RNA sequence: CCCACACUUUAGGGGUGUUUAUCCGGCCAAUACCCGGAUAAACUGAGAUGAUACCCUCAGUACCUGAAGCAGCUCAUACUGCCGUAGGGAAAAGUAACUGAACCUUU
Numbered sequence: 001c002c003c004a005c006a007c008u009u010u011a012g013g014g015g016u017g018u019u020u021a022u023c024c025g026g027c028c029a030a031u032a033c034c035c036g037g038a039u040a041a042a043c044u045g046a047g048a049u050g051a052u053a054c055c056c057u058c059a060g061u062a063c064c065u066g067a068a069g070c071a072g073c074u075c076a077u078a079c080u081g082c083c084g085u086a087g088g089g090a091a092a093a094g095u096a097a098c099u100g101a102a103c104c105u106u107u
Stems, first nucleotide, its partner, number of pairs: 001100001006095005011057004017043010063088003069082004
C1' cells in the first nucleotide's frame, strides 16, 4: 500500500497413480504369462495414506463423470492438444495478527 483477486478462523470438499526387482498367494496337469498382496527402488506431482499433511470451497483450472475416450509422445504413468465456456462439484465470518505485493535503502 492492498479491503478481498490476499490472509486468518470455523466448517466443508477432494486425490493417492505408473514402472521395475524380490517374495507370498491365486490361476494352470505343470512352467511361463496373467491377477492380487507385501517389501524395496525409480518417475511425475502441492500431495502417491508419516494425513494433526497437501490442494480446493462458486468455478473454462481442487476433484469427479463421460472415459478402459480421441490424436501425438512414453516401457508405462506422466506430459501436450482435443473432448471442454461439456455434465457435476464443497461457504460463512473477520481484517487484530499472520501472509502477500510494490517501491526505496543496505549487504
Model confidence (mean pLDDT): 75 of 100. This is a predicted structure of a 107-nucleotide RNA (TPP riboswitch aptamer (THI element)) from Chitinophaga sp. Ak27. It was read from a public genome assembly, where an Rfam model found it.